[in-house]
RNA sequence: UUAUCAAGAAAGGCAGAGGGACUGGCCCGAUGAAGCCUUGACAACCUGUUCCGUGCCGCAGCAUUGCGGUAUGGGGAAAGGUGCCAAUUCCAGUUCCGCCGAAGGGCGGGAGCAGAUAA
Numbered sequence: 001u002u003a004u005c006a007a008g009a010a011a012g013g014c015a016g017a018g019g020g021a022c023u024g025g026c027c028c029g030a031u032g033a034a035g036c037c038u039u040g041a042c043a044a045c046c047u048g049u050u051c052c053g054u055g056c057c058g059c060a061g062c063a064u065u066g067c068g069g070u071a072u073g074g075g076g077a078a079a080g081g082u083g084c085c086a087a088u089u090c091c092a093g094u095u096c097c098g099c100c101g102a103a104g105g106g107c108g109g110g111a112g113c114a115g116a117u118a119a
Stems, first nucleotide, its partner, number of pairs: 001119005010039005018028003022093004040085001042083001045081002050075011089114001094111007
């Protein structure tokens, strides 16, 4: 910088009080938090493989077409590089729109900020 973030997926061992980025809320946690290790899963960003379609180029052919290369779209997920496995990125945090309310405010939606992951 670009893309994605409403789906998906946990057991065991060590350890022993924190964790969910930040702030507020609300949650998770001695029926064991963070962290480390092992195994397993999920996913399909990269990579690899393979099938189908399309575009372009080249070759062959009178031609329908065939073969090769390349780009792209879709499908599949056994191996590799990451990631990930409470809650939508847990919710909100700035702004705009609609509705409700006498008001504080609430509900729904769009954009943005921040963050995370990949290339």